[in-house]
RNA sequence: GUCCCUGUCGAUUAGUGGUCAAAUCAUCUCGUUGUGGCGUGCUGCUCCGAGAAGCCGCAGGCUCGAAUCCUGCCAGGGACA
Numbered sequence: 001g002u003c004c005c006u007g008u009c010g011a012u013u014a015g016u017g018g019u020c021a022a023a024u025c026a027u028c029u030c031g032u033u034g035u036g037g038c039g040u041g042c043u044g045c046u047c048c049g050a051g052a053a054g055c056c057g058c059a060g061g062c063u064c065g066a067a068u069c070c071u072g073c074c075a076g077g078g079a080c081a
Base pairs, nucleotide, nucleotide: 001080002079003078004077005076006075007074010025011024012023013022018064027052028051029050030049031048034045035044036043037042038041057073058072059071060070061069
């Protein structure tokens, strides 16, 4: 230099043209099970449940409609030279 793949909440992934972009872990709030501490109604740890916050790499295009298709750029990985 050419070609290919990937980029989605803090992390890992799903979603491949049409409802509100979904799940798990983590974070925060509330309730709750068990248990410990002491100032005896507060608090730590823990089980379970509910809820909240947070995401389509950037720009343009096609389309009634784009995370999804097309083009360029950026970043990471790979192959060839």